Molecule: small-subunit ribosomal RNA
Organism: uncultured bacterium
RNA sequence: AACGAACGCUGGCGGCGUGCCUAACACAUGCAAGUCGAACGAGAAAGUUCCUUCGGGAGCGAGUAAAGUGGCGCAAGGGUGAGUAACACGUGAAUAAUCUGCCCUCAAACCCGGGAUAACUUGGCGAAAGCCGAGCUAAUACUGGAUAAGACCACGUUUCAUAAGAAACGCGGUAAAAGGAGUCAAAAGCUUUGUUUGAGGAUGAGUUCGCGGACCAUUAGCUAGUUGGUGAGAUAACAGCCCACCAAGGCAAUGAUGGUUAGCCGGCCUGAGAGGGUGAUCGGCCACACUGGAACUGAGACACGGUCCAGACUCCUACGGGAGGCAGCAGUGGGGAAUUUUGCGCAAUGGGCGAAAGCCUGACGCAGCAACGCCGCGUGAGCGAUGAAGGCCUUCGGGUCGUAAAGCUCUGUCAAGUGGGAAGAAAAAAAUGACGGUACCACUAAAGGAAGCCCCGGCUAACUCCGUGCCAGCAGCCGCGGUAAUACGGAGGGGGCGAGCGUUGUUCGGAAUUAUUGGGCGUAAAGCGUAUGUAGGCGGUCAAGCAAGUCAGACGUGUAAUCCCUCGGCUCAACUGAGGAGUUGCGUUUGAUACUAUUUGACUUGAGUAUAUGAGAGGAAAGUGGAAUUCCCAGUGUAGCGGUGAAAUGCAUUGAUAUUGGGAAGAACACCAGUGGCGAAGGCGGCUUUCUGGCAUAUUACUGACGCUGAGAUACGAAAGCCAGGGGAGCGAACGGGAUUAGAUACCCCGGUAGUCCUGGCCGUAAACGAUGGGCACUAGGUGUGGGGGGUAUUGAUCCCCUCUGUGCCGUAGCUAACGCAUUAAGUGCCCCGCCUGGGGAGUACGGUCGCAAGGCUGAAACUCAAAGGAAUUGACGGGGGCCCGCACAAGCGGUGGAGUAUGUGGUUUAAUUCGACGCAACGCGAUGAACCUUACCUAGGCUUGACAUGCACGGGAAAACCAUGGAAACAUGGUCCCUCUUCGGGGUCCGUGCACAGGUGCUGCAUGGCUGUCGUCAGCUCGUGUCGUGAGAUGUUGGGUUAAGUUCCGCAACGAGCGCAACCCCCGCCCUUAGUUGCCAACGGGUCAUGCCGGGAACUCUAAGGGGACUGUCGGUGAUAAGCCGGAGGAAGGUGGGGAUGACGUCAAGUCCUCAUGGCCUUUAUGCCUAGGGCUACACACGUACUACAAUGGCCGGUACAAAGGGUUGCAAUAUCGCGAGGUGGAGCUAAUCUCAAAAAACCGGUCUCAGUUCAGAUUGGAGUCUGCAACUCGACUCCAUGAAGGCGGAAUCGCUAGUAAUCGUGGAUCAGCAUGCCACGGUGAAUACGUUCCCGGGCCUUGUACACACCGCCCGUCACACCAUGAAAGCCGAUUGUACCAGAAGUCAAGAUGCCAACCCGCAAGGGAAGCUGCUGCCUAAGGUAUGAUUGGUGAUCGGGGUG
Repeated sequence: AACGAACGCUGGCGGCGUGCCUAACACAUGCAAGUCGAACGAGAAAGUUCCUUCGGGAGCGAGUAAAGUGGCGCAAGGGUGAGUAACACGUGAAUAAUCUGCCCUCAAACCCGGGAUAACUUGGCGAAAGCCGAGCUAAUACUGGAUAAGACCACGUUUCAUAAGAAACGCGGUAAAAGGAGUCAAAAGCUUUGUUUGAGGAUGAGUUCGCGGACCAUUAGCUAGUUGGUGAGAUAACAGCCCACCAAGGCAAUGAUGGUUAGCCGGCCUGAGAGGGUGAUCGGCCACACUGGAACUGAGACACGGUCCAGACUCCUACGGGAGGCAGCAGUGGGGAAUUUUGCGCAAUGGGCGAAAGCCUGACGCAGCAACGCCGCGUGAGCGAUGAAGGCCUUCGGGUCGUAAAGCUCUGUCAAGUGGGAAGAAAAAAAUGACGGUACCACUAAAGGAAGCCCCGGCUAACUCCGUGCCAGCAGCCGCGGUAAUACGGAGGGGGCGAGCGUUGUUCGGAAUUAUUGGGCGUAAAGCGUAUGUAGGCGGUCAAGCAAGUCAGACGUGUAAUCCCUCGGCUCAACUGAGGAGUUGCGUUUGAUACUAUUUGACUUGAGUAUAUGAGAGGAAAGUGGAAUUCCCAGUGUAGCGGUGAAAUGCAUUGAUAUUGGGAAGAACACCAGUGGCGAAGGCGGCUUUCUGGCAUAUUACUGACGCUGAGAUACGAAAGCCAGGGGAGCGAACGGGAUUAGAUACCCCGGUAGUCCUGGCCGUAAACGAUGGGCACUAGGUGUGGGGGGUAUUGAUCCCCUCUGUGCCGUAGCUAACGCAUUAAGUGCCCCGCCUGGGGAGUACGGUCGCAAGGCUGAAACUCAAAGGAAUUGACGGGGGCCCGCACAAGCGGUGGAGUAUGUGGUUUAAUUCGACGCAACGCGAUGAACCUUACCUAGGCUUGACAUGCACGGGAAAACCAUGGAAACAUGGUCCCUCUUCGGGGUCCGUGCACAGGUGCUGCAUGGCUGUCGUCAGCUCGUGUCGUGAGAUGUUGGGUUAAGUUCCGCAACGAGCGCAACCCCCGCCCUUAGUUGCCAACGGGUCAUGCCGGGAACUCUAAGGGGACUGUCGGUGAUAAGCCGGAGGAAGGUGGGGAUGACGUCAAGUCCUCAUGGCCUUUAUGCCUAGGGCUACACACGUACUACAAUGGCCGGUACAAAGGGUUGCAAUAUCGCGAGGUGGAGCUAAUCUCAAAAAACCGGUCUCAGUUCAGAUUGGAGUCUGCAACUCGACUCCAUGAAGGCGGAAUCGCUAGUAAUCGUGGAUCAGCAUGCCACGGUGAAUACGUUCCCGGGCCUUGUACACACCGCCCGUCACACCAUGAAAGCCGAUUGUACCAGAAGUCAAGAUGCCAACCCGCAAGGGAAGCUGCUGCCUAAGGUAUGAUUGGUGAUCGGGGUG
């Protein structure tokens, strides 16, 4: 785009078309083929008129109806598509091989006779259908004879011709007929019609041939009347059409035979076309008429509404017999998703009969039903903003539906009503209209009666809200839906089409996705394993002939309709009329001759042959050699050998292994050896001989296209395997043993059988690979190598140059999706063959064929998926590689893991043990401090506009505080007390009541912001422009050095830039300047027992502000002359001086809704708020992090010394004093360089302890206290006295640290009423070790592989279990179709024949006979049927097998 459509929703009108696609299923009822009295005989009745003896008769009806004989028609028209793969159809020819009623033209004729028969009458049989006998009668029925222009047959002659033949002429023979009507008084005649013979025409038909159009080769051979001949027969006619005889042919890979499907065509749909699909309506042809068979009649049939027979079915029946055939028009049932009225009329067109009038006509013309299709029209038009109401949305401002509505002004199509009213009807006139009072016209009234359907994620025009919450649902493909869905459902809005709109189905297109036009095969599907070669296809140069192909012209045909163009008719259109064009085809004919074919002649370049030379693991056979292995014998010799990652099995004292000598056997041939050689491929490797194939080069000579490819076919064809016979050293499937392992039917080890080897025969497959078929030609080069030849130079070797033929690498153009290929093409062309068409199922099943078997070759479908696949890219990953780094390992020091305690977590428990954090990167974490509070949890008691915010309305003058009572308290009740400003309106504040709302540590960190952790202070992460690539992307950023560093240098199709690194900032280390109080005190002075205590000083220390200083700057070496590195000097400090702050792009849906903020959801006398008590502190247990120890480098006692950094007014607190002590009393000083906490401790000096559960260690417990606090019971810290547990350095495992570091020692601070082994900070003392980067962990860069991309915690294979689906096999069972053989054989044609019957003609006086006919019987053929046996195909089948999906 289309449709003979169907379904869903909806539906106003008209015109023109179309309407059982399924059951060629079965059919009730009616109708669809009759007509002619001008062919013939006979001939009613009702009714009515008249007469009547009332029985009836006559006339009209009427020569009518009905029926019969006869003629013509019934073979047309109408229906259907079952069958048919065929001369059925289409197209073009042929018929010299034929027929043709009615019609037309022409010619001739129509003479004389005869006997029957139906109707009818009558008798009989039968239920009926119907039938039989007797009698009468007519014809255009039947029939004898005559005639014969012409016809036909036989013979002869001539002319023509494509073979059989045709035409003309001559002679002989054969065969006809029918009348009717009109005119006329009648006959004759005439007119008309009919009949007979013949010729021609027209029409129609039969038959034959060329060409054309379906599928299957898993159908490869078929055929006995088969193919041909001769003769006879049959037919309208040719012919094996049929028969007899003879011959043995005919068809087939250019697809016979068989099977499946199917009516064919003009056309129709689609498509740019070529094609593809289709064969409704209309037209042509064919076939069929319940199924099968058969003939009759006839001009024509083997006959839709005829006959006979058989069968199935239905109906009637008196059971004896009969009847029927809608695939005609309507209609019914049934089937189905689905397809109409039992209508009107012969008015028109057409047909049959008739002389005609006319009759008949479900052909046809019309109407009805159906949006089934195409076309046309309408459902109103104009104005109309307060942008109404209402709906929807909203950022709450508004927006939108929307000029839409309302309202005002108009119009009148369609529909309705009223009135008028056709054409279609006709060749002289009249008459004649189903449609139809229709089309059409006029008038009337009125916006009145007339809009829906689908869609809105992308493709694809059109967006929001609500509901729902992987549910319900959507979906053409991709895909939507798991709480913010433009995708589901609804709504508003929008888009599209519009009396329709969607959906489904089907066809073509897009699809170059079967590729003729117009595809491919290295890796995506696809080159046969290789060669030889048949058919076939294709084929070098020159010339001539021919004209088959080819090209051009002409003629015939190519029906009409359709398509296209022009003009016309319905108001337009659809529709339709006329004319034209076209119909790409076929045939005939005339030309052309370039090319192809063909014929003939020639040629040498393709191909081949000869000659000479050459290389080679080419093949076959025979012989032969040495090394090695194993075995056997003997000697020497002794305890192991062997084997592995390590072992063991194994061998060995009966003497192994090792070693020496001798012998045997089999197999394979080290070095040479090489992207070297040979071969078609498989493949070929010691040496020698024989036989043999191919190749290359060179020179001439010869043949003269002999060529290329190659469906089938044939040969060869690794390894393994099979059969038979040998052989068997080594190796070695299976198998045994030992190990390894969770297991180990493996990898490793010890053994070991087939096999490997030889001969003969099978098999016929491989990643048989260059994953690349063969041949020929053309298209830049460079460089190796094997073989041959030539040239040049040379004495020569040898180098160099050229050339032919092999074999490699690199590379230009070109090609390619890319990778890559590139004169050895995957480039450019030609020729031939093979093969491919999404993945799986499956190279499976079935069938066939080959094989001894294994199995090979050929080779599907159902079903299932939306992918499978190629090449390349970026990442990620690897028990891949390279380089490098890090307390990563190593080297060290000290720990943890064992003990006790502290603390956190899990678990358990509980009314509650609130919540969060979970590898590193949760677990002394949030928490920098849970007795109450905190507090979020539990129990109990209370409150409900609320503990807190804002606003409004109303009421009040309080509220707070104090007192009393109740109570655990909150709170309740009562009492005391009792506002403020004011312009007098009111305001402020507070309380009460009510309404909005508050509140929530309730949920979602996977809706979020912010903040944080981590990789990681790792060196990375990117961009612009350019360039490269079809693209993703690459380049830069890679490479060579170097660095802590993508730090930097060099190189480079890159050049630059940004975020990171570094630096800039802070602290510490040296110096300088400035400034000296509360800090300092060298010099001067004063004072004290003593002290910067005082005067003073500004030097020093220090304080705190500003500067300087370090930059690889300098020297040497090294490096590439660079960047840099190494060493040195100077310097307080040296190569980043030490430390801190600083955290790129990103990752982990990492953490946090319980800091805060926040969307959504939930809650609202509770999940909110208040209060008391309890809990977060529980305790069989497990883990993390710490503290204290286990002691002598120590404990205890005494003495002596040296810090830094901090804190302090709700505070720090001195001197003094009391207490053993915690602390108490008291309160000088200090808002701090001033006073104070404050004692630093380890250290050092002296003493003591002497290796023990101790003078170690301090848990636990008892007692007594102190302090804080409303309150130390659950549940604080500290002190004193007493008690004195485990613990003697810690298994597997594991952590930190590289220098002022580890270790060790003390000090301060935050939080805080109190509470520190934690955290944050401070200083004191102060080490050891680093060879090095193999390994473990983490990271960076480059590279490589990848089937991963949620990225290895990935992906993914097979069994097993379960469910479902389709399928193969299967003992069988049941059908369908069909072959062969046989039995039987209806009706019927034909043939033969007689036991019957018989008017015409013949013989005969007659009887009778003959001829002809009828009938029955017989025979041939033959349908249905039966028997037997095959084949093909379908269904089903216990069970078995694999496959697919989940």